[in-house]
RNA sequence: AAUUCGCCCUUAGAGUUUGAUCCUGGCUCAGGACGAACGCUGGCGGCAUGCCUAAUACAUGCAAGUCGAACGCUGAAGCACUCUGCUUGCAGAGUGCGGAUGAGUGACGAACGGGUGAGUAACACGUGGGAAAUCUGCCUAGGAGUGGGGGAUAACAUUCGGAAACGGAUGCUAAUACCGCAUAUCUUUUUGAACCGCAUGGUUCUUAAACGAAAGACGGCUUCGGCUGUCGCUCUUAGAUGAUCCCGCGGCGCAUUAGCUAGUUGGUGAGGUAAUAGCUCACCAAGGCAAUGAUGGGUAGCUGAACUGAGAGGUUGACCGGCCACAUUGGGACUGAGACACGGCCCAGACUCCUACGGGAGGCAGCAGUGGGGAAUUUUGGGCAAUGGGGGAAACCCUGACCCAGCGACGCCGCGUGGAGGAUGAAGGCCUUCGGGUUGUAAACUUCUUUGGCCAGGGACGAUAAUGACUGUACCUGGAGAACAAGCCACGGCUAACUACGUGCCAGCAGCCGCGGUAAUACGUAGGUGGCAAGCGUUAUCCGGAAUUACUGGGUGUAAAGGGCGUGUAGGCGGCCUGACAAGUUGGGUGUUUAAUUCCCGGGCUCAACCCGGGGUUGUCACUUAAAACUAUCAGACUUGAGGCUCAGAGAGGACAGUGGAAUUCCUAGUGUAGCGGUAAAAUGCGUAGAUAUUAGGAGGAACACCAGUGGCGAAGGCGACUGUCUGGCUGAGUACUGACGCUAAGGCGCGAAAGCGUGGGGAGCAAACAGAAUUAGAUACCCUGGUAGUCCACGCUGUAAACGAUGAAUACAAGGUGUAGGGGGUAUCGACCCCCUCUGCGCCGCAGUCAACACACUAAGUAUUCCACCUGGGGAGUGCGGCCGCAAGGCUGAAACUCAAAGGAAUUGACGGGGACAAGCCCAAGCAGUGGAGUAUGUGGUUUAAUUUGACGCAACGCGAAGAACCUUACCAGGGCUUGACAUCCCUCGCCAUCCCUAGAGAUAGGGAGUUCCCUUCGGGGACGAGGAGACAGGUGGUGCAUGGUUGUCGUCAGCUCGUGUCGUGAGAUGUUCGGUUAAGUCCGGCAACGAGCGCAACCCCUAUUGUCUGUUACUACCAUUAAGUUGAGGACUCAGACGAGACUGCCGUUAAGAAAGCGGAGGAAGGUGGGGGGGACGUCAAAUCACCAUGCCCCUUAUGUCCUGGGCUACACACGUACUACAAUGGCUACCACAGAGGGCAGCAACGCCGCGAGGCCAAGCGAAUCCCCAAAGGUAGUCCCAGUUCGGAUUGUAGGCUGCAACUCGCCUGCAUGAAGUCGGAAUUGCUAGUAAUGGCAGGUCAGCAUACUGCCGCGAAAAAGUUCCCGGGUCUUGUACACCCCGCC
Repeated sequence: AAUUCGCCCUUAGAGUUUGAUCCUGGCUCAGGACGAACGCUGGCGGCAUGCCUAAUACAUGCAAGUCGAACGCUGAAGCACUCUGCUUGCAGAGUGCGGAUGAGUGACGAACGGGUGAGUAACACGUGGGAAAUCUGCCUAGGAGUGGGGGAUAACAUUCGGAAACGGAUGCUAAUACCGCAUAUCUUUUUGAACCGCAUGGUUCUUAAACGAAAGACGGCUUCGGCUGUCGCUCUUAGAUGAUCCCGCGGCGCAUUAGCUAGUUGGUGAGGUAAUAGCUCACCAAGGCAAUGAUGGGUAGCUGAACUGAGAGGUUGACCGGCCACAUUGGGACUGAGACACGGCCCAGACUCCUACGGGAGGCAGCAGUGGGGAAUUUUGGGCAAUGGGGGAAACCCUGACCCAGCGACGCCGCGUGGAGGAUGAAGGCCUUCGGGUUGUAAACUUCUUUGGCCAGGGACGAUAAUGACUGUACCUGGAGAACAAGCCACGGCUAACUACGUGCCAGCAGCCGCGGUAAUACGUAGGUGGCAAGCGUUAUCCGGAAUUACUGGGUGUAAAGGGCGUGUAGGCGGCCUGACAAGUUGGGUGUUUAAUUCCCGGGCUCAACCCGGGGUUGUCACUUAAAACUAUCAGACUUGAGGCUCAGAGAGGACAGUGGAAUUCCUAGUGUAGCGGUAAAAUGCGUAGAUAUUAGGAGGAACACCAGUGGCGAAGGCGACUGUCUGGCUGAGUACUGACGCUAAGGCGCGAAAGCGUGGGGAGCAAACAGAAUUAGAUACCCUGGUAGUCCACGCUGUAAACGAUGAAUACAAGGUGUAGGGGGUAUCGACCCCCUCUGCGCCGCAGUCAACACACUAAGUAUUCCACCUGGGGAGUGCGGCCGCAAGGCUGAAACUCAAAGGAAUUGACGGGGACAAGCCCAAGCAGUGGAGUAUGUGGUUUAAUUUGACGCAACGCGAAGAACCUUACCAGGGCUUGACAUCCCUCGCCAUCCCUAGAGAUAGGGAGUUCCCUUCGGGGACGAGGAGACAGGUGGUGCAUGGUUGUCGUCAGCUCGUGUCGUGAGAUGUUCGGUUAAGUCCGGCAACGAGCGCAACCCCUAUUGUCUGUUACUACCAUUAAGUUGAGGACUCAGACGAGACUGCCGUUAAGAAAGCGGAGGAAGGUGGGGGGGACGUCAAAUCACCAUGCCCCUUAUGUCCUGGGCUACACACGUACUACAAUGGCUACCACAGAGGGCAGCAACGCCGCGAGGCCAAGCGAAUCCCCAAAGGUAGUCCCAGUUCGGAUUGUAGGCUGCAACUCGCCUGCAUGAAGUCGGAAUUGCUAGUAAUGGCAGGUCAGCAUACUGCCGCGAAAAAGUUCCCGGGUCUUGUACACCCCGCC
């Protein structure tokens, strides 16, 4: 210090369902681990570790031998001696010694060590006990002994058989081989005694009988008789070690495995074993196991421990240690102390090999190694030096155990790849807003160091004498030199780290959500950044996060989940008091829990990993001791739980039998006549053979109006006329009885709507199926006419429902208020309808509390306890298979593969509804005029074309951009040209230019000629302008309106849209803004947890309607003059002009409303309730429109997608649509005559008068830059004519002759005259506009413009009808309701 009490410490979450929210719930991620594998990369060392798959097959070598001090043979080297040949010396032979070697007999070992995990769900393993039911070679300690004999046999020799392996016969021989005898404290039986034990029983002593031992070797001494030492040998006791047997407890999943068992369970006897035992056998008994899971089948070696986790747990069982099992597959025994034996034997099977075909041989799951399998796992290495093992007296031999080395980043740990300085912030790269930023002190450069590696030298420990495979290794010293040594992954969020380019829903990424369809921080590359680092990522698997199986620590009204209901068995739980006991419980002690591991404290390798020492910890364990509160058990007592008794009470509770009236239908008869019936409308059907209707009588079946009530009863299903019989339960009051008898309830048993099934009845009405009639695109439906099962009864079956309160049963506790049903009590002298209290049911409201919210709230979904049932993402699926039940239909039980990232609950805001309420709108209705038919104009689509440039597409594109395409415009097409450019800025050179003429050309353009400047000046020059030149650049009506700004449309001039503070809600949000009135209006009033405020509404602005004052010219003219004429004088009254005012405010009156806001009516007034019109358009919606008004990011083109020119096109034409014009005529056409406006415009203009022309127009030309002059009216009026016709309507089309503008009217303008004279006779379905000076109708003016208007914008003239409502269609507003919609119903499905 670990440990314990306490303190401290430990215990992390995130993404994803939605428009948003809260919840439920799954999926996914961040962490750790690994005997790993794969991809990229790879310097060194230490320590570990390495077939997880085919317990697949194996070539080759090695892995178990040793002992001559047990024995007989063999008998090498060498030594000694002798002999022979021969000269020493050599050679040979023999003898003796010697004892190598080889096989054999014998002994010990080979049962250890080493491998593997196939089998095994078992006393196999773990843990704790038992063996008085056991064995144990070698070893230790003690006791006793080791006497004396015998017969064989291998080797060997001879011989035979066989290819071989091997075998046979005959003969010889030894022992520590084998066999008798003697002795023995042992064994068995027998006699007696002592002591002990938890039962059987055990120990010791004693008596008698029976059976059973042994071996020697070597050494020393020797008087050769023997003695002695060591090692052996035999018997025995005890120990140690090892083994065996038995028992308690513990540890996998399936009940879609529910019954299993005949040696099975027990007994007696016998056999058998080392030993108990059905272990085996004979006989006897009929047991034994099982819902606390037997039996069966599946999977699996078990464990100390390992990984993870805060822990409890979960997962795993490589390496190391313990146990078990196995050794090619299956079986068997032998030997032995020990095996039913990995490198022994026998038999059988498969396979391989040899063979002379007759027979034989083999077993790597030992170490290496090979093939095969596989994603994947090493050397046919060195050594017995150490540790350990076998044999031996020992030397020693053997040892792929082991110690080492080799290979592999497979793991853990350590080290290095340099350190310091160094800014011009170098170059290069990348980005850029072009300024710069970043890579980056990074590099270069200067200086320093040398770990590893390299070279050279020294050199251990491991063995304290000898012996070293590792190994000249670790380590030390010296030297050279920054030298030889960095990668991998990621960078959208989770999750640390961002830019550029490429790509363009492609290529690709992805753990989940999800990225990619032309500006991708998500793909690929680059730069940069982040992370880790000799590794980094990916994949597989496990734990964690996951409180997502919840013991710690979850739920079941609606999210998944309460059994349809009762009864009751097992089980679980259980009121109050006393005593006992000690099983549970709690404390102490002891034993055990191998070592290693984990943890703590130390120590050793330079550190660490690793290793060593010490300590600590670990249990549903055992024994022992103590306590007695609680639980259990036993005994006794109690009454409050429960039950009983007495008296009352209510009730559609149940079963059976009988009775009743109303109604429908049918039958008979009468009356009666043409229809009835049915529907939105019809038809089928019934009816002149008499229906329907109506009257009377009869038949038959089913159901019971009113009473009737969130009333009653029942466990639920369910129960409704009346009477009787039988019967269950409930409630109240009283009580002197029993004495916990209770609660719940797996299985079991019973009940159980409707439909359905079986048998037999019954059948009025209704009515699946079916038929017909309708509806419809169809209509196997909804509607109609019929109609069979069935509905009814009896007896059986089925066993399910949204069998719901979607809420299991029981008990206790915790505010109230109110209604109703059934009882009881109190008070009031009596009496009771009122009043009060109380019990039991059925409801509503509501507090605390609970809940995700909704809601529940004494009838809980609150607070607690007990028991049962059920749930664990969605789909597949309540399906398949199996089993059970059923006559069948079907029911009960009840999966998996695969697939998705959600499915779901409650609530919120919107949107929507063939939901509701309210109010409004030319929305409809009531009207008027149209469109849709014709011709033409114009726009669009389509088609065509060299081009027919382009945009706009429901409302909200289509007489729209375009307020005006012959050229131009012009963006399109063809052809011809230019390339710093038609246009801008900068630089250099020159000095012109403009204008005119000639030539070529379609023109642009090219060539030639004429012509010859301006401003400033400090006199150097500068500037304007033009020409030439070089490059920066210009240019683009090219793309993207889905990259944008700006502008615009639309909902909609609809009345709405929001905010601050406060309050409510966990929250999204709500409140305010809702409500009652009122308004054109969120306008105003009143109320209100809201109080205020903003943008909108209204008002302020303009025009217009009335009027006053002022001012009167170019306007006006009553009076006075005057003229052809307000022409002139004059006037300032009027009209008019235009500046300032007045006026209208629900101000006044009445009435209604709430003494409000306001409405209605009235007066006055030019005007009355916003007087009429305009302008003004909230928050926002539609990725609405526009890159071709303009601006602009990015992309694209650059001798062209730019620019210039000529010509063409935008004007095409089978067709379709939109918008207009003109018509179809008599309310009209034509002719003649006569009137009356407003608002505008006018000098490159408007143009009068006059003249010419039929006319368009022309000529001349006054006036006017305009209240002065000019442009300048039509419908209308008055006359006439036409007479209902394709016309005197209508004017298209065409011919011809002209006019005007303009360089130019061919493509392609407008106008005029004459001639021509088309369709069209009021328009199908459908559809548009308009509420008063409006619609309709008539013309006029303007802009654009050389010219061109049926268009557009304005103006005035004439001038209606109809409504005073909101049922419906359409679009919109407010409140409310439903929702599975949110891309919001053109939705979802």
Molecule: small-subunit ribosomal RNA
Organism: uncultured bacterium